Notes
This is a predicted structure of a 73-nucleotide RNA (transfer RNA) from a Spirochaetota bacterium.
């Protein structure tokens, strides 16, 4: 000091040729048990790493940043 992936709900990860975002566990109620765990049922919880731009609208294009892997000097 230059490239190249990655940054999405507590955790792990989908959703990529723009149309306001889901699954598992894991949380919370409920039902079942004498209770607990196990299993049914219903819920809650992210606006997508920050920021600006293009667009009638972007997590999904573009730009700068920033962070952790890697790779070359």
């Nucleotide at each position: 000091g230059g490239g190249g992936c990655u940054g999405u709900a507590g955790c792990u990860c989908a959703c990529c040729u723009g149309g306001u975002a889901g699954a598992g566990c894991g949380c919370u109620u409920g039902a079942a048990u004498c209770g607990c765990a196990c299993u049914c049922a219903a819920g809650a919880g992210g606006c997508a790493g920050a920021c600006g731009g293009u667009u009638c609208g972007a997590u999904c294009c573009c730009g700068u940043u920033c962070a952790g892997c890697u790779c070359c000097a």

NCBI's taxonomy places the organism under Bacteria, Pseudomonadati, Spirochaetota. It matches the Rfam family "tRNA". The family's RNA type in Rfam is transfer RNA. Rfam describes the family as follows. Transfer RNA (tRNA) molecules are approximately 80 nucleotides in length.